[in-house]
RNA sequence: CGAGCCGGUCGGAUGGUCGCUGGCUCCUUUGCCGGUUUCGGCCGGGAGGGGAGCGAGAGGAAAGUCCGAACUCCAGAGGGCGGUGUGCUGGCUAACGGCCAGUCCGGGCGACCGGAAGGAAAGUGCCACAGAAAACAUACCGCCGCUUCCUCGUGAGGCGGUAAGGGUGAAAAGGUGCGGUAAGAGCGCACCGCUUGGGUGGCGACACCCAAGGCAGGGUAAACCCCACACGGAGCAAGACCAAAUAGGGAAGCGUUCGAGGGCUGCCCGUCCGAUGCUUCCGGGUAGGUCGCUGGACCGGGCGAGUAAUCGUCCCGGCUAGAGAAAUGAUCGUCGCCUUUCGCGGGGUGACCCGCGGAGGGAACAGAAUUCGGCUUACGGCCGACUCGAGCA
RNA sequence: GGGGUCGUAGUUCAGUUGGUUAGAACGCCGGCCUGUCACGCCGGAGGUCGCGAGUUCGAGUCUCGUCGGCCCCGCCA
Numbered sequence: 001c002g003a004g005c006c007g008g009u010c011g012g013a014u015g016g017u018c019g020c021u022g023g024c025u026c027c028u029u030u031g032c033c034g035g036u037u038u039c040g041g042c043c044g045g046g047a048g049g050g051g052a053g054c055g056a057g058a059g060g061a062a063a064g065u066c067c068g069a070a071c072u073c074c075a076g077a078g079g080g081c082g083g084u085g086u087g088c089u090g091g092c093u094a095a096c097g098g099c100c101a102g103u104c105c106g107g108g109c110g111a112c113c114g115g116a117a118g119g120a121a122a123g124u125g126c127c128a129c130a131g132a133a134a135a136c137a138u139a140c141c142g143c144c145g146c147u148u149c150c151u152c153g154u155g156a157g158g159c160g161g162u163a164a165g166g167g168u169g170a171a172a173a174g175g176u177g178c179g180g181u182a183a184g185a186g187c188g189c190a191c192c193g194c195u196u197g198g199g200u201g202g203c204g205a206c207a208c209c210c211a212a213g214g215c216a217g218g219g220u221a222a223a224c225c226c227c228a229c230a231c232g233g234a235g236c237a238a239g240a241c242c243a244a245a246u247a248g249g250g251a252a253g254c255g256u257u258c259g260a261g262g263g264c265u266g267c268c269c270g271u272c273c274g275a276u277g278c279u280u281c282c283g284g285g286u287a288g289g290u291c292g293c294u295g296g297a298c299c300g301g302g303c304g305a306g307u308a309a310u311c312g313u314c315c316c317g318g319c320u321a322g323a324g325a326a327a328u329g330a331u332c333g334u335c336g337c338c339u340u341u342c343g344c345g346g347g348g349u350g351a352c353c354c355g356c357g358g359a360g361g362g363a364a365c366a367g368a369a370u371u372c373g374g375c376u377u378a379c380g381g382c383c384g385a386c387u388c389g390a391g392c393a
Numbered sequence: 394g395g396g397g398u399c400g401u402a403g404u405u406c407a408g409u410u411g412g413u414u415a416g417a418a419c420g421c422c423g424g425c426c427u428g429u430c431a432c433g434c435c436g437g438a439g440g441u442c443g444c445g446a447g448u449u450c451g452a453g454u455c456u457c458g459u460c461g462g463c464c465c466c467g468c469c470a
Base pairs, nucleotide, nucleotide: 001389002388003387004386006384007383008382009381010380012335013334014333015332016331017330018329020057021056023054024053025052026051027050028049029048030047032045033044034043035042036041059365063376064375066374067373068372069371070370071235072234073233074232083231084230085229086228087227088102089101090100091099092098103117104115105114106113107112118226119225123224124223125220126219127218140166141165142162143161144160145159146158147157148156149155150153174192175191176190177189178188179187193215194213195212196211197210198209199208200207201206239291240290241289242288249282250281251280252279253278254277261273262272263271264270298318299317300316301315302314303312304311305310337362338361339360340359341358342357343356344355345354346353347352394466395465396464397463398462399461400460403419404418405417406416412450421437422436423435424434425433443459444458445457446456447455
């Protein structure tokens, strides 16, 4: 220098001008209410409009809505079936499918990374093609023994033994070697693996050691399933309170052939319908308004406990969007940051590196909507540790 | 806020309990036919199965993550 890997951190600063959202203070104006009055007004309260000033105003992911909770309402004796999710061990946490530390397995030369990692010895299903055979094993080519026949060749057939060798496949019923045998075979032995039993260490997953057994039981559960554990449902448009108009509900009163009210045309007459009506009060509830609503399992630093995640009745400091279809913006200047190139200076033997100055270019992903803890995804830099490689000396 | 469904050739769609080389129609290209075009006949090309991982001997299909499109539901009565 290049490539990579892990962790941390930041997400521009400041000023001018013009705007946006919602607060607080003051001024002004117009209604309303109350008090007072010498009837001219005055004082106080609260609401609307206008103006001025002050201070505040998105994120590390505000995102996806993938998990877990807080909060709220609904349902609910208890148990079972069913369903969904989780699935190595220990710890952390309000909780979690999250985090930390470890075990085992896998990947990478390495720093390091990944793992839905219980059960295939309860049962069922599946394993294409190829291959003799794909799961109660099996004899295609070979190898070996016996036997029959002939054209006597290590020929052909029959019966039997054999999983060492070849071949097929992703996978062929422990592996390698020596012995052994007619040829072979855990048939015997050594090592490795496996199973069972015991011991040591560890909280544990597990690791190591010893002994015994010739070795049983292919794979697949991100196929059904079995085992263990957990789980009621809905979501701030949850929900609570106040509460118009219209319609509908209830009660009381009035009216009912001596006619309320309505239709035909705005009115009168006429005509038709005929208690469906009118008044007052009550309650539910819609529009609308208020609350829920932002200070909380909060953040930063120190000290202490712990390997760490994290925790603490300790100490210090810091917070301030809370709208309700949604504001947090635009522009100009200065400084800072990154980058390209040029010049100068410095360091180094060198590849190269650092600083200053000029000119040009660049600044990403993205916008709160009840609130937290995580995960995942998008994205621009900077810093540090480490790994591999190359160049130079 | 909650739920469902889809993504395969240029377009519209198939794809069976995971299996050998992913198909069909229309369209496109070339040839034949015709005086020429269309129709017709013959042949051919064309695929990141949205993307990235994983499980498996093997993935369009199963699982997880992710991106995009479309649709539905919501208060009271």